[in-house]
Molecule: c-di-GMP-I riboswitch aptamer
Organism: Planctomycetota bacterium
RNA sequence: CCUCGACAAAGGCACGACGACCGAAAGGUCGCUCACGCAAAGCCCAGGAGCCUGACGGCGUUCUCGGAACGUCUACGGCAGUCCGGCUACCGAA
Numbered sequence: 001c002c003u004c005g006a007c008a009a010a011g012g013c014a015c016g017a018c019g020a021c022c023g024a025a026a027g028g029u030c031g032c033u034c035a036c037g038c039a040a041a042g043c044c045c046a047g048g049a050g051c052c053u054g055a056c057g058g059c060g061u062u063c064u065c066g067g068a069a070c071g072u073c074u075a076c077g078g079c080a081g082u083c084c085g086g087c088u089a090c091c092g093a094a
Base pairs, nucleotide, nucleotide: 004092005091012038013037016033018031019030020029021028022027036081042087043086044085047084048083049082050079051078052077057073058072059071060070061069062068063067
């Protein structure tokens, strides 16, 4: 230095609940509390896939036919704590 990850050390992040705000939603941000867990649960969503929502729009059905409701398709919307991958990084047992 690379790989690797210990009943090691020092730390870190925070699942969830609650409140407020943003958003059509998925979801996100902040606060408090808590600690499900994580060796990258740090960063990259325009590297690849998967999943979630379905605004605008398309198509269809029904109705009380101004229009509304429902279904379906649709992402350069979202999930990095879904996986693979890329970049960076503390410590140093086996």